[in-house]
RNA sequence: AGCGUAGCUCAGUGGUAGAGCAGCUGAUUUGUAAUCAGCUGGUCGUCGGUUCGACUCCGACCGCU
Repeated sequence: AGCGUAGCUCAGUGGUAGAGCAGCUGAUUUGUAAUCAGCUGGUCGUCGGUUCGACUCCGACCGCU
């Protein structure tokens, strides 16, 4: 100095947190795989501050490079 968000890889630059992969269910198949449809999954590293409102801005701390 940069980074920390779902099991993993990452979006999200002030207004109700998403995608892909993975997982589960169903369809299809003699069966598996593949494909298709649907579903589940998050104290956004921690604690404070600013703000009507914070993943987002500010400070400290913790961890990684």